């Protein structure tokens, strides 16, 4: 920073896509590690479980448990110490009985003490308003920013000051009874406080009430002193000191309340809202102002600068983009608000109308014994449900902060780890070096090779991350205290070992082959790939970018200057109101002065942290994190300036207006006259006919029309003049007078003194058509009727004809109401008209020169995408108004506002396209012009079409009738010759390495030649005959050739001519068709190459921003006319003939000559050239031929041949036989013969050519046959012989008829070819004699040796032309001209075409499918209003009824509770209008949609502009 996409190209306009950044993000493929973050965006849906607010025994009284030291007693255990009896070889073992300290358990007495400890369920205090969670609500003082409160509270903390004196009632815990399933609850009774009440003091507070001083921004504030009334209190805890509570009472400090100014969403298809609504006043309320509430009074208050309604939303620090300026967001973290199941309500407190209180109602869910209860996860896990979609029923209070408390210390899902999850940033690693036989595999392939790719093995290295072992923190403060965590780290050892995907590869946009697929599977942001050679569809190879991630989709900004301030536009692209007055608003002339509101500059306060930027540090970097600075463009105060803009006051004339003097004019209105002319009436002359048309024909007309004469009604429009001339704001005005009346324009310069521009709403005027009433009504004329034309005319043409057109008074209010151009204002070269007015010179009303307003043409700068505009700007500046943002749907629907209605006027959405569109360029087109050419018409000649026939072709028909060729430009075309081959088709028999070619191996000389079977290929069975070339070392070995085998492989007249090469065909022998340099244009492109002439010709000439060149034209070639000359045999000959001889002559073929608009005259422009003469065989290209520019036409050919890819391979190949191509209700095309007398027929065989062909061949003479042919065979590889006879042509006849035309068709009979004539050849003789008497509509060819007629020849050929290439013989007519048709060439205008008029292209119907407008109505929802019923509860009154502190001796009384009643008052209930949303049989247009009907509106003069 662009880029793609509207065309054949172009340039412009404009939309729509792409490339970039982002995110609380989902899906898909993949996944090694670490670190910091982040995680219900949907159901503000419902919730099991556990846990999240508790602590103080140093406030209070209980309850539980617990607890000391001596002496005597008992009782239990214990078992020192004795040691009977026994046993034993000694030593020693068993072991009765008594029974000592020690412990335990208990009694009894003293003494500590009605005590101490520990534990806490209640009364008390603090704390449950904090953290923590969500955004539902909510458009508002809620929030952000900035002030204010002299209108206000603040528990705990913090400094001060001043106190705590002495009394009193009760209650809970607790007992006891009693209800109740429970939760609970009632009764009577005991008891304490720092719980709960008077009363005493009162420095300071509070009230009243009068004053003094200073002091503000209004009410008023501060000090200070008087007088009167008023309110306080609690202890505890320790041996003390002392500490911690307590009461008043001021300052702070925190924290909250309230007010303001400003800021910041959407709709006008919401426009009027408002009744406590706006203010006042008393009165109450509150912490405090205040309609905050209540009475009374006024009648106000908001609103186009957008009130009220509706949608939509939590707001901000910030976060994401972008160059900025914006636009777009509020997850995390931080700051306010709101809310906590849904609504409603208060208590209590310093603080709530209270998340984990409490009442009531709703709804839900749990539990009951049916009587009555319980619950609120939007705290932290977690379930369920919804969703594309979002975590653990975790450990810890070690820190960090909170709560309580003297403390210890308790509690703490705040918090601080740790788990999930590539969700997102940031880091790391998958290994490093070397290593060509460029290895195998893979993919490709021109088969040579390329690529994978130093990449791999394969050698050496190193361990970061992982593992394994050892050590092992920091975070902890004086000390003890560490969940996390044996965690980061550190050290050491093994081992390349355990770790790469996903996207793309037509063009945008980095990156390509190959198979597979065949408009199908699919892709696909756009544009667009796919219909048999797809770098774009699926797979592989390979390459591209990223990288632990990639990729999709979603969304936001960006690109996009596509809402434009910065930074667009409106003549033709989407856009100027149809005009004008004019009101709110915006903008405004010249001079000094004055303000300081905008505007500068400076200062102060604020603009939290965090973030974003710098800058220094902390974790190995880094993300992250700390510090410091910057910044936070904002506001607010205060100082200053004083140019501009605002104000304010002054004062000028040139903007703008007023007078005054003049002319000009279809400005506008009413009233009146006039002529011409159509119609109509009358009545006169007159007669068959008028009128209309492309031609008619409806229609008038003998009952006298049209025509004419004269006279008379009525309506309507005023010819010439008249002119891009006048007038008007636009619409618009056109006979003539007269009334009234607008306006501009010239001079003058007399007054006012910015009084001006614009102009949203508003008002008023607005053409035609249309309406309403009323009149008129001549001519025109919608509809309508008839008559034509048409395939159909609900049109175009014609005859008629009623609304209207006119008038009056209304109403509509729209035009392509256009200069498609708002309006003023000022600047900015000229030139040449016109129409009003002034001036100056002049003898002059002309001419001329100058102004000033109107109105055109051309035109330079500039401007414009180009057309084009250009002083009447679409130039340069400036003010204001209107209006545009892609096509369609659509100026449509709904709503609303005018209208009597047509209907205007505001004015969208869904859906659906990638263009739609402006201007210009090149073709092409054209029922557009111009100019021209052609056998194109016209002028002729002869013809097709009718007729038999031959022959092609369709079509039908068949086993097959092989295949191609289809307007011109297929069709007697491929076919220069189908009986069999040919031959590709069809039947049948056969073959499978093959009919044909190449390589390999064995063998064998090849070859041949009868025989038997069969249609025959062939298949059997025998050999007669033959013994080849080359080398040779004589053994053999090659090369051809056949056999037989394997297998590469051959074969294909299979398939595509839309894959091609080649060849050909047309337009068209028509003049064109292009290129370099240079010039012009943004550009496509243009010039030249267009213009005058001229030509067959872009042939030439001349002029020009062009000068040159190429390929075509035309010569160069070839034949033919005329000569020369040179050669002459077969040729020709002057000689009777031959034979010789000659080369004049005929002719033959080589050379040459010759024509060049060369001379000459007119004409043209002194040119080209064109006319017309002379000469000449030939005269203006002398006639013919070859020779075909760039290119059309997907034109024809894969069946001449060659080729890709495809397909088939015992068959789509090859090979025989017979068929078939020859068919035959039909319709076409090209021919041949003919209808006759310019003929037929017979005679005349001695009338007279050209060109060609000949050896498997042409064949004469003679002889036989009517003949066709036959025997026979001279001659001759040819200027020598042959074929070969040329025929019209002359005389002769016949005399107009189906004939002496005319020959088809048919039978007999024969010929020739050839194995073979049946299907299927061609002659020939005899008979036999079809249609046919010149051809409908339509249509070909031909311009001079031509048409037309007449014969010969050749190619193919064994035979078989009417064909189709050539030959010559005889030999016309006509062409005024370029109006038409037909095709072509320049120029030029249109054009919506460009596959290019065989183009495009518009409605209807008729099908599907989408999305919408009505619609009986149906069913939610939402905010209000009205009324009704009225929970809880505050406030208010009540004496029913209960009462413990205070007063009284009593009685009672003050106060209170409980009940009762009232105002308010939620959910509920009725209503009836409102707003919105889904649904409906049905009716309406839209869109869409390869091949659907009917027509042809539009594009060209689109056939009717």
């Nucleotide at each position: 920073a662009g880029a793609g996409u509207u065309u054949g190209a172009u340039c412009c306009u404009g939309g729509c896509u792409c490339a970039g950044g982002a995110u609380a993000a989902a899906c898909g493929c993949u996944g090694g590690c670490g670190g910091c973050g982040c995680a219900c965006a949907u159901a503000a849906g419902a919730c099991a479980u556990g846990c999240a607010a508790g602590u103080c025994g140093a406030a209070c009284g209980g309850a539980a448990g617990u607890c000391g030291u001596u002496a005597c007693g008992a009782a239990a255990u214990g078992g020192a110490a004795u040691g009977a009896a026994g046993a034993u070889u000694u030593a020693u073992c068993u072991g009765a009985u008594u029974g000592a300290a020690g412990u335990u358990u208990u009694g009894u007495a003293a003494c500590a003490a009605u005590g101490g400890c520990u534990u806490u369920a209640g009364u008390g205090g603090c704390g449950g308003a904090c953290u923590g969670g969500u955004g539902a609500g909510u458009a508002a003082c809620a929030c952000g920013u900035a002030a204010g409160c002299a209108a206000u509270c603040u528990a705990c903390c913090u400094a001060u000051u001043a106190g705590a004196g002495g009394g009193g009632a009760a209650u809970a815990a607790c007992a006891a009874u009693g209800a109740g399933a429970a939760a609970u609850c009632a009764u009577u009774g005991c008891u304490a406080a720092u719980a709960c009440c008077g009363c005493a003091u009162a420095a300071g507070c509070u009230u009243g009430u009068a004053g003094u001083a200073c002091c503000g921004c209004a009410u008023g504030g501060u000090a200070c002193a008087g007088c009167a009334a008023g309110a306080a209190a609690a202890g505890g805890a320790g041996c003390a000191a002392u500490c911690c509570g307590c009461u008043a009472a001021u300052a702070g400090a925190u924290g909250a309340g309230c007010u303001u100014g400003c800021g910041g969403c959407u709709g006008a298809u919401u426009a009027g809202c408002u009744a406590g609504u706006u203010g006042g006043u008393g009165u109450g309320g509150u912490a405090a102002c205040g309609g905050c509430a209540u009475a009374c009074c006024a009648a106000g208050g908001c609103a186009a600068c957008g009130a009220u309604c509706a949608g939509u939303a939590g707001c901000c620090g910030g976060g994401c983009u972008g160059a900025g300026a914006g636009g777009c967001u509020c997850u995390u973290c931080g700051g306010c608000c709101a809310c906590a199941u849904u609504g409603g309500g208060a208590c209590u407190g310093a603080g709530a109308u209270a998340c984990g209180g409490c009442c009531c109602a709703g709804a839900c869910u749990c539990c009951u014994a049916c009587g009555g209860g319980a619950g609120g996860c939007a705290g932290c896990a977690g379930u369920c449900g919804g969703g594309a979609a979002u975590u653990u029923u975790g450990c810890g209070c070690a820190a960090u902060g909170g709560a309580g408390g003297a403390a210890a210390c308790u509690c703490u899902g705040a918090c601080g780890c740790a788990g999930u999850g590539a969700c997102g940033c940031c880091g790391c690693g998958u290994a490093u070096a070397g290593g060509a036989a460029g290895a195998a595999g893979g993919u490709u392939u021109u088969c040579g090779g390329a690529u994978u790719g130093u990449a791999a093995a394969c050698u050496a290295u190193u361990u970061u991350a992982g593992u394994c072992a050892g050590g092992g923190a920091a975070g902890a403060a004086a000390a003890a205290u560490g969940a996390c965590a044996g965690u980061a780290c550190c050290u050491g050892a093994a081992g390349a070992a355990u770790a790469a995907g996903c996207u793309c590869c037509g063009g945008c946009u980095a990156a390509c082959u190959a198979c597979g697929u065949g408009c199908c599977a699919g892709c696909a942001g756009c544009c667009g790939c796919g219909g048999u050679a797809a770098u774009a569809c699926g797979u592989a190879g390979g390459g591209a970018g990223c990288a632990a991630g990639c990729g999709u989709u979603a969304u936001c900004c960006g690109g996009a200057u596509u809402u434009a301030u910065u930074g667009g536009g409106u003549g033709u692209a989407a856009a100027g109101g149809g005009u004008g007055c004019g009101u709110a608003g915006a903008c405004g002339g010249g001079a000094a002065g004055a303000c300081a509101a905008g505007u500068u500059g400076g200062u102060u306060g604020u603009g939290a942290a965090a973030g974003c930027c710098c800058u220094c540090g902390g974790c190995u970097c880094a993300a992250c994190u700390g510090a410091g600075g910057a910044a936070c463009u904002g506001c607010a105060a205060c100082c200053a300036a004083a140019a501009c803009u605002a104000u304010c006051a002054u004062u000028c004339u040139u903007g703008a207006g007023u007078g005054c003097g003049g002319g000009a004019g279809a400005g506008g209105a009413a009233a009146g006259u006039g002529g011409a002319a159509u119609u109509c009436c009358u009545a006169g002359u007159g007669u068959a006919g008028c009128g209309g048309u492309g031609a008619a024909a409806u229609g008038c007309g003998u009952a006298g029309a049209u025509a004419u004469u004269a006279g008379g009604a009525g309506g309507a429009a005023c010819a010439c003049c008249a002119g891009u001339g006048g007038c008007g704001a636009a619409g618009g005005c056109g006979a003539c007078u007269u009334u009234c009346u607008g306006g501009a324009c010239c001079g003058u310069a007399a007054c006012u003194g910015a009084c001006g521009u614009u102009g949203a709403g508003g008002c008023a005027c607005g053409a035609a058509a249309g309406u309403g009433u009323g009149g008129g009504g001549a001519g025109c004329a919608a509809a309508c009727a008839g008559g034509a034309u048409u395939a159909g005319a609900u049109a175009c043409c014609c005859u008629g004809g009623u609304a209207g057109u006119c008038c009056a008074c209304g109403c509509u209010g729209u035009a392509a109401a256009c200069g498609a151009u708002g309006a003023a204002u000022a600047c900015u070269a000229g030139g040449u008209g016109u129409g009003g007015g002034g001036g100056g010179a002049c003898u002059g009303a002309c001419c001329c020169c100058u102004u000033c307003c109107g109105u055109g043409c051309c035109g330079c700068a500039g401007u414009u995408a180009a057309c084009a505009c250009a002083a009447u700007a679409a130039g340069u500046a400036u003010u204001c108004c209107a209006c545009c943002u892609g096509g369609g749907g659509a100026g449509u629907a709904c709503g609303a506002u005018c209208g009597c209605a047509a209907g205007a006027u505001u004015g969208a959405a869904a859906c659906u396209c990638a263009a739609a569109g402006g201007a210009a360029u090149u073709g092409a087109c054209g029922g557009g012009g111009g100019c021209c050419c052609g056998c194109a018409c016209a002028a002729g000649c002869a013809g097709u079409g009718g007729a038999u026939u031959a022959u092609g072709u369709g079509g039908u028909u068949u086993a097959a009738u092989u295949c191609g060729a289809c307007g011109u430009a297929a069709c007697g075309c491929g076919a220069a010759g189908a009986a069999c081959c040919u031959u590709a088709c069809c039947g049948g028999g056969a073959u499978u390495u093959g009919a044909c070619a190449u390589c390999c191996u064995a063998c064998u000389a090849a070859c041949g030649a009868g025989g038997u079977a069969g249609a025959g290929a062939u298949a059997c069975a025998u050999u007669a005959g033959g013994u080849g070339c080359c080398c040779u070392u004589c053994g053999g070995g090659g090369a051809a050739a056949g056999u037989a085998g394997a297998g590469a492989c051959a074969g294909g007249u299979g398939g595509u001519g839309c894959a091609u090469g080649g060849u050909u065909g047309u337009c068209g022998u028509c003049a064109g068709c292009u290129c370099g340099u240079g010039u012009c244009g943004u550009g496509a492109g243009a010039u030249g190459u267009u213009g005058g002439g001229u030509u067959a010709a872009g042939u030439c000439c001349c002029g020009c921003a062009a000068c040159g060149a190429g390929c075509g034209c035309a010569a160069c070639c070839c034949c033919u006319a005329u000569u020369g000359u040179u050669a002459g045999u077969u040729g020709c000959u002057a000689c009777g003939a031959a034979a010789g001889a000659g080369c004049a002559c005929u002719c033959u073929a080589g050379c040459g000559a010759g024509a060049c608009u060369g001379c000459c005259g007119u004409u043209g422009a002194c040119a080209a050239a064109a006319c017309g003469g002379a000469g000449g065989a030939a005269g203006g290209u002398g006639g013919g031929g070859a020779c075909g520019a760039c290119g059309u036409c997907a034109a024809a050919u894969c069946a001449u041949c060659a080729u890709g890819c495809c397909c088939c391979u015992u068959a789509u190949g090859u090979c025989c036989c017979g068929g078939g191509c020859u068919a035959c209700a039909c319709a076409c095309g090209u021919a041949a013969u003919a209808c006759a007398a310019u003929g037929g027929c017979g005679a005349u065989c001695a009338a007279c050519a050209g060109a060609g062909g000949g050896a498997a061949g042409c064949a004469a003479a003679g002889c036989c046959g009517c003949g066709a042919g036959g025997c026979a065979g001279a001659g001759c590889a040819a200027a020598a012989c042959c074929c070969u006879a040329a025929a019209a042509g002359u005389c002769g006849u016949c005399u107009c008829a189906g004939u002496u035309c005319g020959g088809a068709u048919u039978g007999c009979a024969g010929g020739c070819u050839g194995a073979a004539a049946c299907c299927c050849g061609c002659c020939u003789g005899c008979a036999u004699g079809a249609a046919g008497u010149u051809g409908g509509a339509a249509u070909u060819g031909c311009u001079a040796g031509u048409a037309a007629u007449c014969g010969c020849g050749g190619a193919u050929c064994a035979g078989c032309a009417u064909g189709c290439c050539g030959c010559g013989g005889u030999g016309a007519a006509u062409a005024c001209g370029u109006u038409c048709c037909c095709g072509g060439g320049c120029c030029u205008u249109g054009u919506a075409c460009a596959c290019a008029c065989c183009g495009c292209c518009c409605g209807u119907c008729a099908c599907a499918c989408c999305a919408u407008g009505a619609g009986a109505g149906u069913c939610g929802g939402g905010a209000a209003c009205a009324c009704c019923c009225g929970a809880a509860g505050u406030c208010c009154g009540u004496a029913g009824u209960c009462u413990a502190a205070c007063c009284g001796c009593a009685a009672g009384g003050a106060g209170g509770g409980c009940g009762c009643g009232g105002c308010c008052g939620a959910a509920g209930g009725u209503g009836g209008g409102u707003c919105u949303g889904a649904u409906a049989a049905u009716c309406g247009g839209g869109g869409u949609g390869a091949a659907g009907u009917c027509g042809u509106a539009a594009c060209a003069a689109g056939g009717u502009a």
This is a predicted structure of a 1505-nucleotide RNA (small-subunit ribosomal RNA) from a metagenome.
The RNAcentral record of the sequence draws on SILVA.